Source information:
This is a predicted structure of an 88-nucleotide RNA (c-di-GMP-I riboswitch aptamer) from a Pyrinomonadaceae bacterium.
[in-house]
RNA sequence: ACCGAUAAAUGGCACUCCCGUAGCGAUGCGGGUUCGCAAAGCCAGGAGUCUCUGAAAUUAAGCCUUCAGAGAUCGUCCGGUUACCGAA
Numbered sequence: 001a002c003c004g005a006u007a008a009a010u011g012g013c014a015c016u017c018c019c020g021u022a023g024c025g026a027u028g029c030g031g032g033u034u035c036g037c038a039a040a041g042c043c044a045g046g047a048g049u050c051u052c053u054g055a056a057a058u059u060a061a062g063c064c065u066u067c068a069g070a071g072a073u074c075g076u077c078c079g080g081u082u083a084c085c086g087a088a
Base pairs, nucleotide, nucleotide: 012037013036017032018031019030020029021028022027035075041081042080043079045078046077047076048073049072050071051070052069053068054067055066056065
């Protein structure tokens, strides 16, 4: 000098709940709150969970179950991608 990385430091995000708002809904957005997070930044590629629609099966009917389609969730996990500081 370079790489890596814990402590430390500067900060960052914001669970849940409440209010407002968009949506059939899951849920998203804004404000407050602050459980926690070293990627709790971003991405819906794989899986999980959730919502809506249709069909099948079943039932008195509905729910559950199976299949298909459309969506949601990255603070469910895996994966991809970008990134601050830096003693020992």